[in-house]
Notes:
The RNA shown here (transfer RNA) has 72 nucleotides and comes from Dactylosporangium aurantiacum. The source organism's lineage runs through Bacteria, Bacillati, Actinomycetota, Micromonosporaceae and Dactylosporangium. RNAcentral holds the sequence, with entries from ENA. Rfam family: tRNA. Rfam links the family to the GO term triplet codon-amino acid adaptor activity. It is annotated as a transfer RNA. About the family: Transfer RNA (tRNA) molecules are approximately 80 nucleotides in length. The coordinates come from a structure-prediction model, not an experiment, and the mean pLDDT is 80.

RNA sequence: GCCCGUGUAGCUCAACGGAAGAGCCUCUGCCCUACAAGCAGACUGUUGGGGGUUCGAAUCCCUCCGCGGGUA
Numbered sequence: 001g002c003c004c005g006u007g008u009a010g011c012u013c014a015a016c017g018g019a020a021g022a023g024c025c026u027c028u029g030c031c032c033u034a035c036a037a038g039c040a041g042a043c044u045g046u047u048g049g050g051g052g053u054u055c056g057a058a059u060c061c062c063u064c065c066g067c068g069g070g071u072a
Base pairs, nucleotide, nucleotide: 001071002070003069004068005067006066007065010024011023012022013021018055026042027041028040029039030038048064049063050062051061052060
């Protein structure tokens, strides 16, 4: 250089083109003498950047960037 894959919450991952959710973590409350566990709740996202298609894009297309793998 070329080819393939991948990028979503602090972390690990979901999400037929119908507008983003789970677990863990963190915080608050309940419970307890206290802690852990348990229960209830809260917070957390420019879905890597930009553009396009579409009534509608995390999802499809183009381009750029990061990461991983293959190839000479």